[in-house]
Context: one part of a larger RNA
RNA sequence: GAGAGCGCUGGAUCUGCGCCCUGAAGAUGCUGGCACAAAUGGCUUCAACCAGCCCGUCUUGAAACACGGACCAAGGAGUCUAACACAUAUGCGAGUAGUAAGGUGGCAAACCUUGGAUGCGCAAUGAAAGUAACGUGGGUGGGAUCCGCAAGGUGCACCAUCGACCGACCAGGAUCUUCUGUGAAAGGUUUGAGUAAGAGCAUAUUUGUUGGGACCCGAAAGAUGGUGAACUAUGCCUGAAUAGGGUGAAGCCGGAGGAAACUCCGGUGGAGGCUCGUAGCGGUACUGACGUGCAAAUCGUUCGUCAAAUUUGGGUAUAGGGGCGAAAGACUAAUCGAACCAUCUAGUAGCUGGUUCCCUCCGAAGUUUCCCUUAGGAUAGCUGGAGCUCAUACAAGUUUUAUCAGGUAAAGCGAAUGAUUAGAGGCCUCGGGGGUGAAACAUCCUCGACCUAUUCUCAAACUUUAAAUAGGUAAGAGGUCCUUGCCACUUGAUUGGGCAUGGGCAUUGAAUUGGAGCUCCAAGUGGGCCAUUUUUGGUAAGCAGAACUGGCGAUGCGGGAUGAACCGAAAGUUUUGUUAAGGUGUUUAACUGUCGGCUCAUGUAGACCCCACAAAGGGUGUUGGUUCAUAUAAACAGCAGGACGGUGGCCAUGGAAGUCGGAAUCCGCUAAGGAGUGUGUAACAACUCACCUGCCGAAUGGACUAGCCCCGAAAAUGGAUAACGCUCAAGCCGACGACCUAUACAAGACCGUUGGCCCAAAUGCGAUGGGCCAGCGAGUAGGAGGGCGUGGGGAUCGUGAAGCAGCUUUGGACGUGAGUCUGAGUGAAACGGUCCCUAGUGCAGAUCUUGGU
Numbered sequence: 001g002a003g004a005g006c007g008c009u010g011g012a013u014c015u016g017c018g019c020c021c022u023g024a025a026g027a028u029g030c031u032g033g034c035a036c037a038a039a040u041g042g043c044u045u046c047a048a049c050c051a052g053c054c055c056g057u058c059u060u061g062a063a064a065c066a067c068g069g070a071c072c073a074a075g076g077a078g079u080c081u082a083a084c085a086c087a088u089a090u091g092c093g094a095g096u097a098g099u100a101a102g103g104u105g106g107c108a109a110a111c112c113u114u115g116g117a118u119g120c121g122c123a124a125u126g127a128a129a130g131u132a133a134c135g136u137g138g139g140u141g142g143g144a145u146c147c148g149c150a151a152g153g154u155g156c157a158c159c160a161u162c163g164a165c166c167g168a169c170c171a172g173g174a175u176c177u178u179c180u181g182u183g184a185a186a187g188g189u190u191u192g193a194g195u196a197a198g199a200g201c202a203u204a205u206u207u208g209u210u211g212g213g214a215c216c217c218g219a220a221a222g223a224u225g226g227u228g229a230a231c232u233a234u235g236c237c238u239g240a241a242u243a244g245g246g247u248g249a250a251g252c253c254g255g256a257g258g259a260a261a262c263u264c265c266g267g268u269g270g271a272g273g274c275u276c277g278u279a280g281c282g283g284u285a286c287u288g289a290c291g292u293g294c295a296a297a298u299c300g301u302u303c304g305u306c307a308a309a310u311u312u313g314g315g316u317a318u319a320g321g322g323g324c325g326a327a328a329g330a331c332u333a334a335u336c337g338a339a340c341c342a343u344c345u346a347g348u349a350g351c352u353g354g355u356u357c358c359c360u361c362c363g364a365a366g367u368u369u370c371c372c373u374u375a376g377g378a379u380a381g382c383u384g385g386a387g388c389u390c391a392u393a394c395a396a397g398u399u400u401u402a403u404c405a406g407g408u409a410a411a412g413c414g415a416a417u418g419a420u421u422a423g424a425g426g427c428c429u430c431g432g433g434g435g436u437g438a439a440a441c442a443u444c445c446u447c448g449a450c451c452u453a454u455u456c457u458c459a460a461a462c463u464u465u466a467a468a469u470a471g472g473u474a475a476g477a478g479g480u481c482c483u484u485g486c487c488a489c490u491u492g493a494u495u496g497g498g499c500a501u502g503g504g505c506a507u508u509g510a511a512u513u514g515g516a517g518c519u520c521c522a523a524g525u526g527g528g529c530c531a532u533u534u535u536u537g538g539u540a541a542g543c544a545g546a547a548c549u550g551g552c553g554a555u556g557c558g559g560g561a562u563g564a565a566c567c568g569a570a571a572g573u574u575u576u577g578u579u580a581a582g583g584u585g586u587u588u589a590a591c592u593g594u595c596g597g598c599u600c601a602u603g604u605a606g607a608c609c610c611c612a613c614a615a616a617g618g619g620u621g622u623u624g625g626u627u628c629a630u631a632u633a634a635a636c637a638g639c640a641g642g643a644c645g646g647u648g649g650c651c652a653u654g655g656a657a658g659u660c661g662g663a664a665u666c667c668g669c670u671a672a673g674g675a676g677u678g679u680g681u682a683a684c685a686a687c688u689c690a691c692c693u694g695c696c697g698a699a700u701g702g703a704c705u706a707g708c709c710c711c712g713a714a715a716a717u718g719g720a721u722a723a724c725g726c727u728c729a730a731g732c733c734g735a736c737g738a739c740c741u742a743u744a745c746a747a748g749a750c751c752g753u754u755g756g757c758c759c760a761a762a763u764g765c766g767a768u769g770g771g772c773c774a775g776c777g778a779g780u781a782g783g784a785g786g787g788c789g790u791g792g793g794g795a796u797c798g799u800g801a802a803g804c805a806g807c808u809u810u811g812g813a814c815g816u817g818a819g820u821c822u823g824a825g826u827g828a829a830a831c832g833g834u835c836c837c838u839a840g841u842g843c844a845g846a847u848c849u850u851g852g853u
Stems, first nucleotide, its partner, number of pairs: 054069004070853006078355001080212006087205006095120003100114005124131002138162005146153002164195002166192003169188002176181001215354002218351001222344006233318009244276003247272001251268007280305003285301002288299002320336001322332002357787006367380001369378003381525002383522008394514003398511002400475005410465001411463002417459003422454001424452003429449008479505004484500004489496001528552004533547005557568003572750007582740003585724003591737001593736006606726001617711003621708010638695005644668003650662002674689001678687002751777009788842001790839010806826004811822004
């Protein structure tokens, strides 16, 4: 207050929070007592099953039929120094530093005092002579801090910009002057590694660069000085050696012939880089033996030569860019296209190989430019580390809006340029051929050129047109509006333009996301490769060369049987759940699931991106589709009947009667029958077909097309949908559900890391600590941080004969790890923790070294 309701006051109940009191349960930690055994704990051995290729290395890529590697122990590789750069720490500071001297002392180290010289710094500039920064340490913008209630003021370091000063350069010339010099003021789009209220010096350490053996091992070479001719090459000197035969030169003798010259015959003779062949010297073939030999060149048989350019002893000569060489680059001491020894010398190597403990965080490049550069460097890029200045400024591999530029794709060629097919029409003009004509620029026919309107096809270096994507710019306070001033510019003009003073306007002027900006130092890399798309060369390539993006390299995990790169998805240690790609007959986790089609494959049916091939062309295999025909006015197929006459048409022919061939291809009767579709004959005949009809009673024929299937389809060890196998599939095409499963996703716990926030007043110590929240966790080369272990030294605290170190050990414990502690046994004398300093400090590799097996 009519009422819903509102206000006030009091009480009760419930929930949440805070405070106080009390009690229970109980984690964890510490301590004491009892128990002394086990397991769902730890370790180890054996067996089965599942997964699982061998490390190191160079490499785009290694399990590789690429190289190193039997096993064990010990040794074994970025060191030291000088200089420089950056960073950090400490000391002093316009200075700084230990070496010159002195003191203590042991002319050891070390410490102390004074501070002369010297180094670097405190002034620059110029080639140099030389000159040389005097100031309330300038202005503007951004700026931390501080003051202030606010408005606002102040304005460090630093950055940007303008000005001033010093030196150089250019230009200038006053003044003075011995007439040659001196050079002031006012200047300059010139220049400096300058000034402008100093910042350095010394020491230590890290990183990096350079010189040094320069991380370790490794050449082929080069130089200097010597030693060798006992092997061997050649010369010279002096010695030695070389059966027995054959052949039979010159000369000589005799005979014969001849006019003679001389010739012939028979002897004798014993010449020769002659011959057979022994010794010797050599070394052809067996491509014999041997081939860890008898031997770092031998043995056997065979073979060459064997009186000489022969063989050989001794002596002597020639020496390394030299010798010697009957010449092979042969030989010069098992060495020769330049000997051996020592030294320079740890020679150099852009090349090969190796390079030693752990964890955590970040994390590449194979591209640009230059180089006698292409197996390498420098340079920029990519990357790491260290810092500085700030705190919503700013930024972006994104989108939007606005606005620019473009000439690719496409398109076009009845548009330009260039190429190009086909006809059509056509006067004039031009060319070729021809008819009429004596000829004609007379006329007609014809072929082209040409013209006109069309038509076909094209272009990286054609284009009217013209995308998509990509690209640039803008999206505000340094803006905008107003007032006033200046200007040698501009305008007819206070018109415009530029600059400046003052004032007004803060919803900060699209979205989304993210802290942002800056400096210094430095590593590695500078062989790349693959995929989709675009693209050049090439017949093509797992070929070569580019572009965008994403990957592999540097990366594991699930799938693709197998696999650098494909598909899925990127990873701390774990638990639970759910998925991706891919699968669900068995191997093998999961439906021999449901529904609808297709497919039979007797040389080899088929079976899932990359991907491990198949084509043109065929099929009356089968399943669909499109289209055109035929059909109750009885089609198609099947069975049956007819298939005639003019006429043996005309020509041609040896013949040709439907049927060798040529040209024509009508008429009649019909239900229908071609001047004939084939068989056939020498030619006929005969048969058959087209065509018509009867029976039958409902669909039939052709062309094209595309699914599966088949053919096409042949290779060398036996063979691969992964295998087995599978047939209304376990194949192919489609639809639907369920299920399996990754380190992915979700949630929880723990570890690490990065960032942020909070914490000590009132009693000591402490933050190198404690608590909370959020994000993140792959990694080769490489960087950084924090740790573990070894030898030696200093300080400090300890252990040890009641047993150190070391060694052994299915014992136990801690740590992510390097490792550490401990029990037991052995052992018999030393050893350790912490904090510093220091280094000959960590091994699986180097055809590593030495030793052992």
Predicted 3D model of an 853-nucleotide part of an RNA (large-subunit ribosomal RNA, domain II) from a marine metagenome. It matches the Rfam family "Eukaryotic large subunit ribosomal RNA". Rfam links the family to the GO terms structural constituent of ribosome and ribosome. The family has 88 seed sequences and 107,465 matches in Rfam 15.1.